The prediction has a mean pLDDT of 78. Predicted 3D model of a 123-nucleotide RNA (SAM riboswitch aptamer (S box leader)) from Paenibacillus sp. J31TS4. The model forms 97% of the base pairs in the Rfam consensus. Its Rfam family is "SAM riboswitch aptamer (S box leader)". Clan: SAM clan. Taxonomically the source falls in Paenibacillus (Bacteria, Bacillota, Bacilli, Caryophanales).
[in-house]
RNA sequence: UUCUUAUCCAGAGAGGCGGAGGGACAGGCCCUGUGAUGCCCGGCAACCGGUUCGGAAGACGACAUAUCUUCCGGACGCCAUGGUGCCAAUUCCUACAGAACGAUCGGUUCUGACAGAUGAGAA
Numbered sequence: 001u002u003c004u005u006a007u008c009c010a011g012a013g014a015g016g017c018g019g020a021g022g023g024a025c026a027g028g029c030c031c032u033g034u035g036a037u038g039c040c041c042g043g044c045a046a047c048c049g050g051u052u053c054g055g056a057a058g059a060c061g062a063c064a065u066a067u068c069u070u071c072c073g074g075a076c077g078c079c080a081u082g083g084u085g086c087c088a089a090u091u092c093c094u095a096c097a098g099a100a101c102g103a104u105c106g107g108u109u110c111u112g113a114c115a116g117a118u119g120a121g122a123a
Base pairs, nucleotide, nucleotide: 001123002122003121004120005119006118007117008116013041015040016039017038021031022030023029026094027093028092042087043086044085047083048082049079050078051077052074053073054072055071056070057069058068059067091115096112097111098110099109100108101107102105
């Protein structure tokens, strides 16, 4: 970098450093010297991870138990030492397609796609 897959309406400091920009892109609309982005500390969450209970399938075996592996579920069970991630606004909103409703403004709502972000796996 590419592919596959899961998630993206919850959550997270009135701390320190530092000084002007930031919210991916475009249009909006916002945040910002009552100091942004960034770094450190702190925190959130629980994807990987650990662990427990129940169920199913498979392996071993003559059968059963036991054991091991995988999958599913537990008001997203429980934990948080490790690897990531995250900590304005739903992924801030819209951007393309469809549907419903109201009535011609090209509106409102819903669904899907595209794009993006993050994890895990693969090339």